Overview: A computed fold for a 694-nucleotide part of an RNA from a marine sediment metagenome, annotated as large-subunit ribosomal RNA, domain II. Its mean pLDDT, the model's own confidence on a scale to 100, is 85. RNAcentral holds the full RNA, with entries from MGnify.
Context: one part of a larger RNA
RNA sequence: ACCGGCGAGUUAUUCUAAUAAGCGAGUUUAAUCCGUUACGCGGAGAAGGCGUAGGGAAACCGAGUCCUAAAUGGGCGAUUAGCUUGUUGGAAUAGACCCGAAGCUGAGUGAUCUACCCAUGGCCAGCGUGAAGCCAAUCGAAAGAUUGGUGAAGGCGCGAACUCGUGAACGUUGAAAAGUUCUGGGAUGAGCUGUGGGUCGGAGUGAAAGGCUAAUCAAACUCAGUAAUUGCUGGUUUUCCCCGAAAUAUGUUUAGGCAUAGCUUCAAGCAAAUGAGCAAUAGAGGUAGAGUACUGAAUGGGCUAGGGACCUUACCAGGUUGCCAAACCCAACCAAACUGCGAAUGCUAUUGUUUCUUAUCUUGGAAGUAAGACUUUGAGGGAUAAGCCUCAUAGUCAAAAGGGAGACAGCCCAGACCGCCAGCUAAGGUCCCAAAGGAUAAGUUAAGUGGUAAAGGAUGUGGAACAACGCGGACAACCAGGAUGUUGGCUCAGAGGCAGCCAUCAUUUAAAGAGUGCGUAACAGCUCACUGGUCGAGUUGUUCUGCGCCGAAGAUAAUCGGGGCUCAAACUUAUCACCGAAGCUGCGGAUUUAAAAUGUCUUUUAGAUAGUUUAAGUGGUAGGGGAACAUUCUGCGGUAGGUUGAAGGUAGACCGUGAGGACUACUGGACGAAACAGAAGAGAUUAUGUCGGU
Numbered sequence: 001a002c003c004g005g006c007g008a009g010u011u012a013u014u015c016u017a018a019u020a021a022g023c024g025a026g027u028u029u030a031a032u033c034c035g036u037u038a039c040g041c042g043g044a045g046a047a048g049g050c051g052u053a054g055g056g057a058a059a060c061c062g063a064g065u066c067c068u069a070a071a072u073g074g075g076c077g078a079u080u081a082g083c084u085u086g087u088u089g090g091a092a093u094a095g096a097c098c099c100g101a102a103g104c105u106g107a108g109u110g111a112u113c114u115a116c117c118c119a120u121g122g123c124c125a126g127c128g129u130g131a132a133g134c135c136a137a138u139c140g141a142a143a144g145a146u147u148g149g150u151g152a153a154g155g156c157g158c159g160a161a162c163u164c165g166u167g168a169a170c171g172u173u174g175a176a177a178a179g180u181u182c183u184g185g186g187a188u189g190a191g192c193u194g195u196g197g198g199u200c201g202g203a204g205u206g207a208a209a210g211g212c213u214a215a216u217c218a219a220a221c222u223c224a225g226u227a228a229u230u231g232c233u234g235g236u237u238u239u240c241c242c243c244g245a246a247a248u249a250u251g252u253u254u255a256g257g258c259a260u261a262g263c264u265u266c267a268a269g270c271a272a273a274u275g276a277g278c279a280a281u282a283g284a285g286g287u288a289g290a291g292u293a294c295u296g297a298a299u300g301g302g303c304u305a306g307g308g309a310c311c312u313u314a315c316c317a318g319g320u321u322g323c324c325a326a327a328c329c330c331a332a333c334c335a336a337a338c339u340g341c342g343a344a345u346g347c348u349a350u351u352g353u354u355u356c357u358u359a360u361c362u363u364g365g366a367a368g369u370a371a372g373a374c375u376u377u378g379a380g381g382g383a384u385a386a387g388c389c390u391c392a393u394a395g396u397c398a399a400a401a402g403g404g405a406g407a408c409a410g411c412c413c414a415g416a417c418c419g420c421c422a423g424c425u426a427a428g429g430u431c432c433c434a435a436a437g438g439a440u441a442a443g444u445u446a447a448g449u450g451g452u453a454a455a456g457g458a459u460g461u462g463g464a465a466c467a468a469c470g471c472g473g474a475c476a477a478c479c480a481g482g483a484u485g486u487u488g489g490c491u492c493a494g495a496g497g498c499a500g501c502c503a504u505c506a507u508u509u510a511a512a513g514a515g516u517g518c519g520u521a522a523c524a525g526c527u528c529a530c531u532g533g534u535c536g537a538g539u540u541g542u543u544c545u546g547c548g549c550c551g552a553a554g555a556u557a558a559u560c561g562g563g564g565c566u567c568a569a570a571c572u573u574a575u576c577a578c579c580g581a582a583g584c585u586g587c588g589g590a591u592u593u594a595a596a597a598u599g600u601c602u603u604u605u606a607g608a609u610a611g612u613u614u615a616a617g618u619g620g621u622a623g624g625g626g627a628a629c630a631u632u633c634u635g636c637g638g639u640a641g642g643u644u645g646a647a648g649g650u651a652g653a654c655c656g657u658g659a660g661g662a663c664u665a666c667u668g669g670a671c672g673a674a675a676c677a678g679a680a681g682a683g684a685u686u687a688u689g690u691c692g693g694u
Stems, first nucleotide, its partner, number of pairs: 001694006011094013026050003032044004054061002064076004097235002100232001104225006115199009124189001126158003129154001133150007162186003167182004201217001203213003238628006248261005262369002264366006274359001275356002277353007289341001290339002295335002299331004304325001306324002308321004372397004377392005402413003417589004422585003428579003431563003437576001439575006450565001456550002460547010477534005483507003488502003513528001517526002590618007598610005629683001631680005641671001648667005654661002
C1' cells in the first nucleotide's frame, strides 16, 4: 500500500414543543400489598402531583387585588381546559458523537547507568631536572660568602601502561541508538581503579553544564484518580423528494469562541388590498453640480496703516521707495469639516393598478451563519500604487453545471427533473484546424498596424474648413539684368554693401537693399532680395479630424490559440443570411404543490386515500422538513416452505427514480421465510484509525 473484519449522536432522569391515544373540571397513581398461567400479566393502593383564582413583600382581601388619605387613574388578573402515558425534535445534568494532549494529584519502584560520600583493597615502564640539609676546600676578626661534592624534594619536565576526549576525516537505513583511524591532554596526584555500603522525585547529588538520578530530566519510572480537561485538528457509515442560508449588527479578558437580532426551514393562526412591482400625487433633506455674501484658503493690480532700507537730522520731526505688507477696492480662482443656491436617484406617506398572488404579519419547534472573494459604480486610507486595506452600492462565485472569453471560482450569455440521430435563438462567431458568408455595398490602413505602452517627434496618407497667389501667366526650373551719386559718414594700418558705430537718402529704371549669405589684408569675385523673358495650370500656408510611423531592450523559432491573412481572413459604416447553449419550442415520461369533479373508506359540518384533468414548479453547500430501502433480534411461529434440495455462494441481457428486489442455472447440503407489528450493539473509500492476511 491493497483486501477483509471492527470502528463514532447512546442510555437514564427532569423540563419544553409537536404528535398519537385515554379520561375530562378534572386527571393520575408512587412506594407498598394481593393474585397469577411466573409474565412484556391482572387487581388494590389518592399519600402526593398537576389543573380548576388571582393580587400583594406581607398581614390580608378575593373576580378581583395592589399602588394611595382617596382614585375619575395605572399595574397584574378574571370572561374556562386540563391531566396522564407512548413516540419524535430540542435543552439541562451526567464521559454524553468518536479518537487525540502537554499536564495535576496519590501510592509505590529505582543510585547494578550516573553524581557525591563512607569503608576496605589494588595500580602508575623508562628517561630527565637536581630545592633544602650535610661534607670538604678557599676567603673572612666575625656574620657569612664562594667553589666542589653528597643528597634527594616537586599538584616539576619528556614519555608507555592507565585515564581523558583537542582537531580532522570517515561513519550517518553505521560494525556501533555516540564508534573507528590519525592527532592530542594528564600520567606521584584535587591521580586512576576493584569490591561492599549510603543519599531520590519538588527530592537527592552537583569544582554549577539546569548537569546527572538505569539509552528517559526546567521535576524519573510504574500503577491509580481517569473515559482529567481541550472554545483546537481529524473522522462521523443507505436512498429518493420539497425548501434553502450566512460570512452582517450589538455585546463579550472578545476577536478562528459564544449570546441576542438579521437571513433559512417546519407547524399553527389572523385577512385587511398585508407585501413586492409600476404609475400619479404630496413630503422631509443639503449630496452631485454650482457659487464665493458668510467661514477659511489663495494670485495679480490699485489704494493705504505699520515695518525695513536709504537720505537728512543735537533732539523732535521730515523726505525717498523696482522692499515686506494688515484693512479696504477691482479682477480671476479654491474648499470633506464654506452655503445667500441646488438636482437626478434613494427614502416616507396617500391614492390607483385586468402586474405577482400570500410572497406580508403573529405565535411556536429546529437550525446553520458571525474567516468571505472578485467585478461595476460612489468614497476614505495608500503614491487618484497593488490580485492592497476599509465602507457603501448592484451583480456573480461561494452553494451553479451549460455556451463564449485559447486555457481561466468572481467577466459576457444563460439558471441543468429525465429521455430524443427534431426545430429556433443568446453571448460569441461564419478561410482551414472547427459548426456557419473566401456574403453584399461604400470607404480607410501598408504599419503584419490589426496582434501591448507615454511624453515627445515627423513633407506617411484620407477627409473638412479657412487664407494668400494664379491665363492681366502664379509655384518650381532655365536665360538675362541686379545699376548710378558712392569707396555714404565715422572709426581704422585698411573698413570699398558685408569687423564695429551712426544714418539708411536720392537718381536712372522693367527692376535692383547705402545691401541676404559666401568670400578678400582691403578691393575683386560668387550669390540673394527685386525685375524682364522662356514655359503653361494650378501653387503655397494655417487649423480641425480618420487611420497609420518612430519613441519600443530578455532569455524556446515562442508566437494573433495555431496555420495563415493585405480592394483582408484588418479597421469604420450599413444590410441580409447562417452557425451557435443543459436557454426557448416540439414529442414522450417522472415527480411536487394548488385547484376541480369522480370513486372508495372512516370516528361523516370533516378527514384519509386512488386514478384523472388543469395550472405553476422540480441547480444547490451549511441547514430544516418529508417518504422509503436494507441488516440483526422479538411476536404471529420453528408457522408457510424445505433432501423432488433451506441458508450461504457464483453468473445472468429481468423489475424499481433509488437505496434495492425477484427469477433461472450451477454450487451448497439443512435449515427456514413473506406479510403485518415491535426493538435496535442498524448501513464505512477516508479518523498519520484498529486487528488479521498478502